[in-house]
Molecule: c-di-GMP-I riboswitch aptamer
Organism: Candidatus Sericytochromatia bacterium
RNA sequence: GAAGGAAAAAGGCAAACCCACCGCGAGAUGGGGACGCAAAGCCACGGGACUCAAGUAAUCAGCCGGGUUGCCCAA
Numbered sequence: 001g002a003a004g005g006a007a008a009a010a011g012g013c014a015a016a017c018c019c020a021c022c023g024c025g026a027g028a029u030g031g032g033g034a035c036g037c038a039a040a041g042c043c044a045c046g047g048g049a050c051u052c053a054a055g056u057a058a059u060c061a062g063c064c065g066g067g068u069u070g071c072c073c074a075a
Stems, first nucleotide, its partner, number of pairs: 004073002012037002017032004022027001035062001041068003045065003048060002051057001052055001
């Protein structure tokens, strides 16, 4: 220095489900809760899935790829 993530440590995130709340809805947000996650941080760029009131519409980044930033270790 970084392809990588075996072992470890510090910390991080939080599925299902429940409650509140927003939304027509997919879903979002907050609280509880942990199935999991080394980018399960961020970005709808490509594919994909999904929703509706069907169009100059919308949702999903915890489906895959890509972009970008980043902690620890680096056997």